Annotation: Transfer RNA from a Candidatus Magasanikiibacteriota bacterium, 72 nucleotides, folded computationally. It was read from a public genome assembly.
RNA sequence: GCCCUUGUCGUUCAACGGAUAGGACACCAGGCUUCGAACCUGGGGACGUGGGUUCGACUCCUGCCGAGGGCA
Numbered sequence: 001g002c003c004c005u006u007g008u009c010g011u012u013c014a015a016c017g018g019a020u021a022g023g024a025c026a027c028c029a030g031g032c033u034u035c036g037a038a039c040c041u042g043g044g045g046a047c048g049u050g051g052g053u054u055c056g057a058c059u060c061c062u063g064c065c066g067a068g069g070g071c072a
Base pairs, nucleotide, nucleotide: 001071002070003069004068005067006066007065010025011024012023013022018055027043028042029041030040031039048064049063050062051061052060
């Protein structure tokens, strides 16, 4: 330099183009306990960024940025 894959809560992983973007762990609060741990209940938190297509975009296309891989 060229090509391919990829980017969603703190982490990890989901979401036939149409639902309020869902789960696990973590975190916070309450319960339980002598106090903790475990367990139970509840709570907050995310679509890398700009543009395009579409009635409608996390999803499709594309510029940029980041990550991984291959070739040279």